[in-house]
Large-subunit ribosomal RNA, domain I from Medicago truncatula, 521 nucleotides, folded computationally.
Its Rfam family is "Bacterial large subunit ribosomal RNA".
Model confidence (mean pLDDT): 81 of 100.
Lineage of the source: Eukaryota > Viridiplantae > Streptophytina > Pentapetalae > Medicago.

Context: one part of a larger RNA
RNA sequence: GCUUAUGGUGGAUACCUAGGCACCCAGAGACGAGGAAGGGCGUAGUAAGCGACGAAAUGCUUCGGUGAGUUGAAAAUAAGCAUAGAUCUGAGGAUUCUCAAAUAGGUCAACCUUUCGAACUGCUGCUGAAUUCACGAGCAGGCAAGAGACAACCUGGCGAACUGAAACAUCUUAGUAGCCAGAGGAAAAGAAAGCAAAAGCGAUUCCCGUAGUAGCGGCGAGCGAAAUGGGAACAGCCUAAACCGUGAAAACGGGGUUGUGGGAGAGCAAUACAAGCGUCGUGUUGCUAGGCGAAGCAAUCGAAUGUUGCACCCUAGAUGGUGAAAGUCCAGUAGCCGAAAGCAUCACUAGCUUAUGCUCUAACCCGAGUAGCAUGGGGCACGUGGAAUCCCGUGUGCAUUAGCAAGGACCACCUUGCAAGGCUAAAUACUCCUGGGUGACCGAUAGUGAAGUAGUACCGUGAGGGAAAGGUGAAAAGAACCCCUGUCGGGGAGUGAAAUAGAACAUGAAACCGUAAGCUC
Repeated sequence: GCUUAUGGUGGAUACCUAGGCACCCAGAGACGAGGAAGGGCGUAGUAAGCGACGAAAUGCUUCGGUGAGUUGAAAAUAAGCAUAGAUCUGAGGAUUCUCAAAUAGGUCAACCUUUCGAACUGCUGCUGAAUUCACGAGCAGGCAAGAGACAACCUGGCGAACUGAAACAUCUUAGUAGCCAGAGGAAAAGAAAGCAAAAGCGAUUCCCGUAGUAGCGGCGAGCGAAAUGGGAACAGCCUAAACCGUGAAAACGGGGUUGUGGGAGAGCAAUACAAGCGUCGUGUUGCUAGGCGAAGCAAUCGAAUGUUGCACCCUAGAUGGUGAAAGUCCAGUAGCCGAAAGCAUCACUAGCUUAUGCUCUAACCCGAGUAGCAUGGGGCACGUGGAAUCCCGUGUGCAUUAGCAAGGACCACCUUGCAAGGCUAAAUACUCCUGGGUGACCGAUAGUGAAGUAGUACCGUGAGGGAAAGGUGAAAAGAACCCCUGUCGGGGAGUGAAAUAGAACAUGAAACCGUAAGCUC
């Protein structure tokens, strides 16, 4: 050095899962000056961290459920509690230090001072000068509306660059990222001054499709519709004005709301018991604890669920556990039942609200610094283009139904609609979170960064960065006692199916390091 055998080290591999990942269904999208979210500090007879709780502190109380143990995970010990119903569990209530919107003043958060104060804004009322009305300012009131938080979704405001164009400037990336404001469980939009085309449709939203079409474009790169059509879901309403009334006025009440134009005005005629909303109360259904729930024994084995033998149940052969693989052992499953209290749904109900038609007239009304125009911009798929339609700055500035707007310059004809006020469910988007379910998803270098004290330890002045680390056994039965020994460690004995399962603990590969034997030198 090689071979064989047997060890050490090491922790790969296979097995496992306590944790993750993705999606579906349903719910919810709650919170907060009655002090939140998030923290600091404390609370147990016995150290720390975690969970729970708050000086009433490892808990108090009421009403339910459950039924034998129990004082968190978490042993041990001490002292207790409990069939006069504890612990546990559901609903309601009480307590809830301190910081934080933080709000008596301050502050280097969890502290200081103190006259003990809800600071500020809002609301209500009062006072209110020259100077009639007011503003500013001031005063007072009070369970007193707001403030803060919030993963994504939504609306609005501000708004890049890298990049692509094979450079780059218009363009693109992109109204994206980012920042700010605001709202809701959805938001936004929305009941035609619409779309269309000689035929018609009839609010909005979303999907399919039209269609990578028509177009736009240093006509480059690229950008990119709409109508018709097919589906999801469907719902429509309120006001201003004319006129009347009250009133000093402001204002309020009636009236009225439309495009085959409507209303007001004048005249005539005539009623319905319908529709909608729905407090209280009663009941229904469900949620927040639960309950009942079929059917197997023997042999083998350390242990039976496996095998063998002979059986049984099924509206239940989902799943998990149990000393190996269980329809019949346990928890459950199918099915059925159940609430003192709280919440939600639906039904009924006293009550409230709403409503007509015809004829005539063309003298009143039909949303004004508005529409339009000029100019400068923005947004529309559309880069100024022949550029309509929509929005904004500056200037100018109409009409009132014999009217006005649109139909992609503009004009005529024709058609369609009625701007300059407002509200509106569903179909749609998302998931910090709750319950249930699924997986040709992962299985400890994977899967969340995190299966253990994980945003922890540790690093950084800070913003910030950010780990490693799972498996004894069915059960601790965790090795009494003896020996070597200062311990560590080991040898017996004992436990166990197994100790080469002994806590550095299941399997235990390789690199690496030994021992023994053989071969070679």